The RNA shown here (SAM riboswitch aptamer (S box leader)) has 100 nucleotides.

């Protein structure tokens, strides 16, 4: 890098450093000197992992490897249903695990 599977409306800071951007892309709409990105600390969760119970499935505990910590993946993007509000599915994206 591309492939397969699973998940994506829950949850998480009045911290330190930093000093202008950030929310994947496009269009919107937002966040931000009442302090963006980033780093550290803290926290959340439990995919892998370890322990335990169980015939298995599953349950419970821990937190080593990741991940996450504004807004539903912030909304829409393509298709279908509907007069419409809206709903459903796909695509795209993100994360984990596996395999090439």
């Nucleotide at each position: 890098u591309g492939c397969u599977c699973a998940u994506c409306a829950a949850g998480a800071g009045u911290g330190a450093c930093g000093g202008a951007g950030g929310g994947a892309c496009a269009g919107g709409c937002c966040c931000u000197g009442u302090g963006a990105a980033g780093u550290c600390c803290g926290g959340c969760a439990a995919c892998c992992u370890g322990g335990u119970u169980u015939u298995u499935a599953g349950g419970c505990c821990a937190a080593g490897g990741u991940g996450c910590u504004a807004a539903a993946u912030c909304c829409u993007g393509c298709a279908g249903a509907g007069c419409g509000a809206u709903c459903u599915g796909a695509g795209a994206g993100a994360u984990g695990a596996g395999g090439a």
The prediction has a mean pLDDT of 86.